[in-house]
Predicted 3D model of an 82-nucleotide RNA (c-di-GMP-I riboswitch aptamer) from an Acidobacteriota bacterium.
The prediction has a mean pLDDT of 83.

RNA sequence: UCGACGAAAGGGCAGUCUCGACACAGAUCGAGGUCGCAAAGCCCCAGGCACUCGUUGCAACGGGUGUAGCUAGGCUGCCGAA
Repeated sequence: UCGACGAAAGGGCAGUCUCGACACAGAUCGAGGUCGCAAAGCCCCAGGCACUCGUUGCAACGGGUGUAGCUAGGCUGCCGAA
C1' cells in the first nucleotide's frame, strides 16, 4: 500500500410517525424526529413487492411508474484493534 475483517475513535445517514408541498395512484421532496444502518453513499441490467394501464367476463399475457432502508449485482469511500 492492497485485500479480508469490524474493536475503538471522529463522524455520517435517517425507518415508523407528525406537519407542509406535490401527485390519478403508489410514491417523492422539505422540516421535525430517531427504529436502525459499516456502505442505510451512488447506479434499476435481473428478480421480488407496491401502484397503475391495455387486451379482457375471469384467468392469463403485455406495458408504465416507484421501491437502492426487499434480494442480488456493479462502482466509489472514513478509521485501523484483534
The sequence was found by an Rfam model in a public genome assembly.